[in-house]
Background:
Model confidence (mean pLDDT): 81 of 100. Predicted 3D model of an 84-nucleotide RNA (transfer RNA) from a Gracilibacteraceae bacterium. It was read from a public genome assembly.
């Protein structure tokens, strides 16, 4: 060079045939429980606007098809693997 497979909240890791993005887990915060801590338990936990209600963004990065795109196509970054 060429050829594969893979990147999705802090961090692991799903999402099936294109149809609610973030399920489950760990972390985290805030309560319960305990003299105090651990374990358990319960709610919350992507950015952003806005007083709320509600909205807008968001799957490495650009773009493209499509009513609709993590998923399909192009080009482009990385990471790993094989060939040369």
């Nucleotide at each position: 060079g060429c050829g594969g497979u893979c990147g999705u909240g802090g961090c692991g890791g799903a999402a099936c045939u294109g149809g609610c993005a973030g399920a489950c887990g760990c972390g985290c915060u805030a309560g319960a429980u305990u003299c105090a801590g651990g374990u358990u338990c319960u709610a919350g936990u992507g950015c952003u606007c806005u007083a709320a209600c509600g909205g807008g963004c968001g799957u490495g990065g650009a773009g493209g098809u499509u009513c609709a795109a993590g998923u399909c196509c192009u080009c482009u970054c990385g990471a790993c693997c094989g060939c040369a």